[in-house]
């Protein structure tokens, strides 16, 4: 850079000691111990592998979960930009952008 996915799912302990949820605003988590690190679990099925069925140019579908990643508060926590619906406030929908993860 390109492509795919992002409304589901899954936590305990030890260490340590004040911030954290990317960014701005909101809202929230947090000394009943956050973020982080480690250990052991778990979730999921992106890649690889295997099985079955179909297909036969590369494969497709379903399943399994030993391997490579990933994830394990809240919809990517919500919004931000554009458009639309309803409007008194507001609320809702679609798309973009940004971000995360995987593969190339």
């Nucleotide at each position: 850079u390109u492509c795919a996915u992002c409304a589901a799912g899954a936590g305990u302990a030890a260490c340590g000691g004040a911030g954290g949820g990317a960014u701005u605003g909101g809202c929230c988590c947090c000394a009943u111990g956050a973020u982080g690190u480690u250990a052991c679990g778990g979730c999921a099925a992106c890649c690889a592998u295997c099985a079955u069925a179909c297909a036969u140019g590369c494969g497709u579908a379903u399943g399994a979960a030993c391997g490579g990643u990933g994830c394990u508060a809240a919809g990517u926590c919500c919004a931000g930009c554009a458009g639309g619906a309803u409007g008194a406030a507001u609320u809702c929908c679609u798309g973009a952008g940004a971000g995360a993860u995987g593969a190339a």